[in-house]
This is a predicted structure of an 87-nucleotide RNA (c-di-GMP-I riboswitch aptamer) from an Acidobacteriota bacterium. The coordinates come from a structure-prediction model, not an experiment, and the mean pLDDT is 90. Taxonomically the source falls in Acidobacteriota (Bacteria, Pseudomonadati). Its Rfam family is "c-di-GMP-I riboswitch aptamer". Its family is annotated with cyclic-di-GMP binding in the Gene Ontology. The family is grouped with related families in Rfam's "c-di-GMP_I riboswitch clan". Of the family's consensus pairs, 95% are formed in the model.
RNA sequence: CUCCGAUAAGGGCAAACCCCGGGAAACCGUGGGGCGCAAAGCUACGGAUCUACAGCGCGGAAGCGCCAAGACCGCCGAGCUACCGAA
Numbered sequence: 001c002u003c004c005g006a007u008a009a010g011g012g013c014a015a016a017c018c019c020c021g022g023g024a025a026a027c028c029g030u031g032g033g034g035c036g037c038a039a040a041g042c043u044a045c046g047g048a049u050c051u052a053c054a055g056c057g058c059g060g061a062a063g064c065g066c067c068a069a070g071a072c073c074g075c076c077g078a079g080c081u082a083c084c085g086a087a
Base pairs, nucleotide, nucleotide: 004085005084012037013036017032018031020029021028022027035074041080042079043078045077046076047075049071050070055066056065057064058063
């Protein structure tokens, strides 16, 4: 240094749920909370998944269907970066 990861040390992140705010929604941000996490740090690049305002189609209407350019990195890969050091 690499792999690796401990009932080590010091710390870190924060699921559900709740408040407030943003958004059509998925979901996101602040605060509380703490299920978990050794990359649960970063990047939507590939796949998956979620949503469907607008658009398109159908319909007399109500509404229904399709669609990502939206969302998700705490779904799986990939890329980049990083703390500690027992075996």